Predicted 3D model of RNase P RNA and transfer RNA as a complex of 490 nucleotides.
[in-house]
RNA sequence: GAGUCGGCCAGGCAACCGCGGCGUCUCACGACGCGGAGGAAAGUCCGGGCUCCACAGGGCAAGGUGCCAGGUAACGCCUGGGGGGCGCGAGCCCACGGAAAGUGCAACAGAGAGCAAACCGCCUAUGUCGCGGGUCGUUACGACACUGGCCGGACGAAAAUCCGGCCCGGUGAUCCAGGAAUCGACCCGUGGCAGGUAAGGGUGAAAGGGUGCGGUAAGAGCGCACCGCGCCGGUGGCAACAUUCGGCGGCACGGCAAACCCCACCUGGAGCAAGACCAAAUAGGGAAGCGCGCGAGCUUUCGGGCUCGUUCCUGCUGCCCGCAGGGGCUUCCGGGUAGGUCGCUCGAGGCGCACGGCGACGUGUGUCCCAGAUGGAUGGUUGCCCACGACAGAACCCGGCUUAUCGGCCGACUC
RNA sequence: GCGGGAUUGGCCGAAUGGCUUAGGCGCUGGACUGUGAAUCCAGCCACGAGAGUUCGAUUCUCUCAUCUCGCCCCA
Numbered sequence: 001g002a003g004u005c006g007g008c009c010a011g012g013c014a015a016c017c018g019c020g021g022c023g024u025c026u027c028a029c030g031a032c033g034c035g036g037a038g039g040a041a042a043g044u045c046c047g048g049g050c051u052c053c054a055c056a057g058g059g060c061a062a063g064g065u066g067c068c069a070g071g072u073a074a075c076g077c078c079u080g081g082g083g084g085g086c087g088c089g090a091g092c093c094c095a096c097g098g099a100a101a102g103u104g105c106a107a108c109a110g111a112g113a114g115c116a117a118a119c120c121g122c123c124u125a126u127g128u129c130g131c132g133g134g135u136c137g138u139u140a141c142g143a144c145a146c147u148g149g150c151c152g153g154a155c156g157a158a159a160a161u162c163c164g165g166c167c168c169g170g171u172g173a174u175c176c177a178g179g180a181a182u183c184g185a186c187c188c189g190u191g192g193c194a195g196g197u198a199a200g201g202g203u204g205a206a207a208g209g210g211u212g213c214g215g216u217a218a219g220a221g222c223g224c225a226c227c228g229c230g231c232c233g234g235u236g237g238c239a240a241c242a243u244u245c246g247g248c249g250g251c252a253c254g255g256c257a258a259a260c261c262c263c264a265c266c267u268g269g270a271g272c273a274a275g276a277c278c279a280a281a282u283a284g285g286g287a288a289g290c291g292c293g294c295g296a297g298c299u300u301u302c303g304g305g306c307u308c309g310u311u312c313c314u315g316c317u318g319c320c321c322g323c324a325g326g327g328g329c330u331u332c333c334g335g336g337u338a339g340g341u342c343g344c345u346c347g348a349g350g351c352g353c354a355c356g357g358c359g360a361c362g363u364g365u366g367u368c369c370c371a372g373a374u375g376g377a378u379g380g381u382u383g384c385c386c387a388c389g390a391c392a393g394a395a396c397c398c399g400g401c402u403u404a405u406c407g408g409c410c411g412a413c414u415c
Numbered sequence: 416g417c418g419g420g421a422u423u424g425g426c427c428g429a430a431u432g433g434c435u436u437a438g439g440c441g442c443u444g445g446a447c448u449g450u451g452a453a454u455c456c457a458g459c460c461a462c463g464a465g466a467g468u469u470c471g472a473u474u475c476u477c478u479c480a481u482c483u484c485g486c487c488c489c490a
Base pairs, nucleotide, nucleotide: 001415002414003413004412005411006410007409008408009407011385012384013383014382015381016380017379019036021034022033023032024031025030038391042402043401045400046399047398048397049396050271051270052269053268062267063266064265065264066263067081068080069079070078071077082096083094084093085092086091097262098261102260103259104256105255119201120200121197122196123195126194127193128192129191130190131189132188133187134186135185136184137183144172145171146170147169148167149166150165151164152163153162154161209227210226211225212224213223214222228251229249230248231247232246233245234243235242236241275342276341277340278339285333286332287331288330289329290328293310294309295308296307297306298305299304312326313325314324315323316322349368350367351366352365353364354363355362356361386389416486417485418484419483420482421481422480425440426439427438433470442458443457444456445455446454463479464478465477466476467475
């Protein structure tokens, strides 16, 4: 100088005015004293306390978590460890069980995409169809040589000779020279088909171990060596896992489970507007009594009495319709609104010390009390100083995570 | 305060993890018409933001932002 990790602070001081809480004094007004936002009070993403409802136990469904061990009231949090990745390093990051149970998905490209696949390329060992060349063999032909018969001609009587034709006449083993064709064998080269090949090219996010040697027609774990991988055993570790140990297997087993799913574990539902208590006014609900009215019936000594009903009564012209008003009084009970009280802040609490533990944390001990509103307080003005002040504000409480945040300080460590 | 739901062009609104995200209304230009409307043709305009899983995300997961709904009692 550059960087990593952990912790802390969050403008300071003073004066005045104001706001809400508690305590003391006061009949009261009020006075005095004490204390009054955060590291995230936020998002409401997890976990718990608390409250009400539900609930024998177990299972299914639904949801969640997911390497191992520990911590904790609990957790998806934290600590330590393992594995993987990044960084020279201090360190940082990881939803990190199972794809050798099952179902499913992989567009486009590509020959082939999940029980693998032959487009280009390589090969032609093997089988088959050709072409060219060479060697060898075989058969026949032409030419040539010799030679037989017949016919015709030169040619006339005959012979001989010559020429031509026919009998595809006969012979030519060997030798010389020449060209052509058939068949067969072998060799070389080359083309097609069947076939072989996953080394190489090409496609793709992904093409089923890597390097080298051997091997092969060319190739290939086909064989071998080394590396990698898997399985079994041993050893170390509580475990995850590791292994420089021993053996086996040529490799059989690609990816996705923040796809269904399988395995293991966890979860009853709702939330302080939960819930508990006190309790107006108005309007309802229920019960009991009185029997006011009205109607009907019975009875009577004419005063009344008893029973039943109250879908009825009154007014607006008698009736119908319609409209308006009334349908009593007393007592008791229950739910419950406004409003009030509680829940409400002493708590898995903070700080210090000692001990145990690598650590998260635990145990013991001392000490402190640190917002509690309910239209909701925590603010304003002035002065001085500096580094010129960010994100943002409780609402039942607590443990975490995540997100926002001007800057400053301290400690440990790395290059 | 507590608990749900939603977000795709200017508006409404669809989508199996797969090519350039349908469709309707609207807007712009053209055709038709003497002009306008209607009609026809063509075109423009989007997955709220950021990470992750995956070969690939509007879709699956997480974080954030915005909007919206419900929450005393009686009957």
Background: Rfam match: Bacterial RNase P class A.